[in-house]
RNA sequence: GCACGGGAGAGUCUUCUCUGGGCGACAAGCCCGGAGAGGCGCCGAAGGAGCAACCGCCCCCGGAAUCUCUCAGGCAAAAGGACCGCGC
Numbered sequence: 001g002c003a004c005g006g007g008a009g010a011g012u013c014u015u016c017u018c019u020g021g022g023c024g025a026c027a028a029g030c031c032c033g034g035a036g037a038g039g040c041g042c043c044g045a046a047g048g049a050g051c052a053a054c055c056g057c058c059c060c061c062g063g064a065a066u067c068u069c070u071c072a073g074g075c076a077a078a079a080g081g082a083c084c085g086c087g088c
Stems, first nucleotide, its partner, number of pairs: 001088002004085003011040001013039011041075003047071001048069003054063003
């Protein structure tokens, strides 16, 4: 690095626009779904950044976290997912 398995946290909140279907007199209106843009709140285990615990040969120098920050990412499901197990 690849394959398989396990793998958490936090709103399926709210507004607007577009759109498909159903009910309805083909109107008004109501219900279900999809996409986009915004608002506030929140999470940290992709990545990134910071401190620096820690590690290496412990002086220099180098490597540096599950800590911190949330730029990114994420907050129903799906996907992703540090890390762990196992095989190559």
Model confidence (mean pLDDT): 78 of 100. Predicted 3D model of an 88-nucleotide RNA (Glycine riboswitch aptamer) from uncultured Sphingomicrobium sp. Of the family's consensus pairs, 83% are formed in the model. Rfam family: Glycine riboswitch aptamer. Gene Ontology term of the family: glycine biosynthetic process.